[in-house]
Molecule: transfer RNA
Organism: Candidatus Aenigmatarchaeota archaeon
RNA sequence: GGGCCGGUAGAUCAACUGGCAGAUCGCCACUCUGGCAGGGUGGAGGCUUCGGGUUCAAAUCCCGACCGGUCCA
Numbered sequence: 001g002g003g004c005c006g007g008u009a010g011a012u013c014a015a016c017u018g019g020c021a022g023a024u025c026g027c028c029a030c031u032c033u034g035g036c037a038g039g040g041u042g043g044a045g046g047c048u049u050c051g052g053g054u055u056c057a058a059a060u061c062c063c064g065a066c067c068g069g070u071c072c073a
Base pairs, nucleotide, nucleotide: 001072002071003070004069005068006067007066010025011024012023013022019056027043028042029041030040031039032038049065050064051063052062053061
């Protein structure tokens, strides 16, 4: 330098035939228990890496940039 894959909640990852952004763990509150551990219920937390474009509508499609992984040179 080139090809391919990826970037979404604190972490690991879903959501892709374009149509309200979710799960698990973690965190907070309440609750069961005399207490711990553990369980149950609820909640907070995201302008989906950035900038443009297409569209009534973009995490999703197109272009460029940045970052990470991998292969080639």